Large-subunit ribosomal RNA, domain VI from a Planctomycetota bacterium, 256 nucleotides, folded computationally. The source organism's lineage runs through Bacteria, Pseudomonadati and Planctomycetota. The coordinates come from a structure-prediction model, not an experiment, and the mean pLDDT is 83. The sequence was found in a public genome assembly.
[in-house]
Context: one part of a larger RNA
RNA sequence: CGUACGAAACUUGAGGGAUUUUCUCUUUAGUACGAGAGGAUUUGGAGGGACGUACCUCUGGUGUUCCUGUUGUCUCGCUCGAGGCAUCGCAGGGUAGCUACGUACGGUUAGGAUAAGUGCUGAAAGCAUAUAAGCACGAAGCCAGUCCCAAGAUAAGGUUUCGUUGAAGUCCCCUGGAAGACUACCAGGUUGAUAGGCCGGCGAUGUACGGCGUGCAAGCGCUUCAGUUGACCGGUACUAAAGGACGAAUGCUUGG
Numbered sequence: 001c002g003u004a005c006g007a008a009a010c011u012u013g014a015g016g017g018a019u020u021u022u023c024u025c026u027u028u029a030g031u032a033c034g035a036g037a038g039g040a041u042u043u044g045g046a047g048g049g050a051c052g053u054a055c056c057u058c059u060g061g062u063g064u065u066c067c068u069g070u071u072g073u074c075u076c077g078c079u080c081g082a083g084g085c086a087u088c089g090c091a092g093g094g095u096a097g098c099u100a101c102g103u104a105c106g107g108u109u110a111g112g113a114u115a116a117g118u119g120c121u122g123a124a125a126g127c128a129u130a131u132a133a134g135c136a137c138g139a140a141g142c143c144a145g146u147c148c149c150a151a152g153a154u155a156a157g158g159u160u161u162c163g164u165u166g167a168a169g170u171c172c173c174c175u176g177g178a179a180g181a182c183u184a185c186c187a188g189g190u191u192g193a194u195a196g197g198c199c200g201g202c203g204a205u206g207u208a209c210g211g212c213g214u215g216c217a218a219g220c221g222c223u224u225c226a227g228u229u230g231a232c233c234g235g236u237a238c239u240a241a242a243g244g245a246c247g248a249a250u251g252c253u254u255g256g
Stems, first nucleotide, its partner, number of pairs: 001152001005163007015149004021049006033038001051106005059100004066093005071086006111143002117137004169246004173189005194240003197236005203229003210223005
């Protein structure tokens, strides 16, 4: 821009894509077959490999400052207590998120037409012959089926609702996001829990500072499952979400 009014939702599916993998054990059965050795077709059941998709409950990883310990050195006048730098200084743990080594699920089944192949009936050709007429089987392949995308499918589809008081609605702008390169998408913009702050909780770390007691001291004990705490869960308008723009007819009705 188009889809001949403007919008918002929900859809149909022409067409396209993905998948369609493989092994072992067991039952049928030590059966059919075979002199024996050996050893099935088929049917049912179970468990794996690789691959794929989704997710983070569990098991792990990461988690650059969430907690703790600690070395050297410097600073805060000193002690105490803190802080800076040294790969996050090093080390021990670790929430959310993201992840695999973790968890869940998937390939199926049934159908149609067939290939090679196998047949029935059966003439031409009194026989024979799966073929000439006719009929029936037959594959991981084909078409459907399953999942995903999909009306720019220009033959541009359908349904519902809203709208002619600049309306329905949309955009810019702003607060943000398990959405994201940008854009887009999604949640919100005071008729408000969108983000931050604050409050409470979960989780993490592991018992703070100070005080008291004890010990010559390092230290230990009590106060104290303390103190601190990023992303998680809930609450609460304290802070920030000012405002502005675009937007409908060769149709219908009425009047001039």